[in-house]
Molecule: Fluoride riboswitch aptamer (crcB RNA motif)
Organism: Chloroflexota bacterium
RNA sequence: GCAUUGACCGGCGAUGGCGUCCGCCUAGAUGCACCCUCGGAUGCAUCUGAACCGCCCGACAAGGGCUGAUGGCUCCUGGGUACCC
Numbered sequence: 001g002c003a004u005u006g007a008c009c010g011g012c013g014a015u016g017g018c019g020u021c022c023g024c025c026u027a028g029a030u031g032c033a034c035c036c037u038c039g040g041a042u043g044c045a046u047c048u049g050a051a052c053c054g055c056c057c058g059a060c061a062a063g064g065g066c067u068g069a070u071g072g073c074u075c076c077u078g079g080g081u082a083c084c085c
Stems, first nucleotide, its partner, number of pairs: 010025004016076002019073003027048007035040001054066004
């Protein structure tokens, strides 16, 4: 220096990825096992939950119209439009 293996490092921001910055959410309950100072801690399992799920007209409907691979920024990938060779 490279490769492999293991452990650790929460999640989200209208279509993919890396980096960076910003914002938001951040838990609850039950069962089993075990320890214990009997207050509680740890491990496993199950259930539930938050942020989030584009815009406009319309009545919260029907129906119609519109922007964008970003939350912001650079780049990559894919797509679209116009022009030139």